[in-house]
RNA sequence: GCUUGCGUGGCUCAGUUGGCAGAGCAGUUCACUCGUAAUGAACAGGUCGCCGGUUCGAAUCCGGCCGCAAGCU
Numbered sequence: 001g002c003u004u005g006c007g008u009g010g011c012u013c014a015g016u017u018g019g020c021a022g023a024g025c026a027g028u029u030c031a032c033u034c035g036u037a038a039u040g041a042a043c044a045g046g047u048c049g050c051c052g053g054u055u056c057g058a059a060u061c062c063g064g065c066c067g068c069a070a071g072c073u
Base pairs, nucleotide, nucleotide: 001072002071003070004069005068006067007066010025011024012023013022019056027043028042029041030040031039049065050064051063052062053061
């Protein structure tokens, strides 16, 4: 340099026939307990890597860029 894949809450990841952004763990509060753990309930937490385009509407489609991984030269 070229090819392919990936980038979504703190962490691990779902979500691609375009239409409300989700789960598990972690966090906070409450319940339970003599107390802790476990368990149960509730809550909070995201400009979906960045910029632009298409569209009534983009995490999703298209282009460029950045980062990571693998392969080739």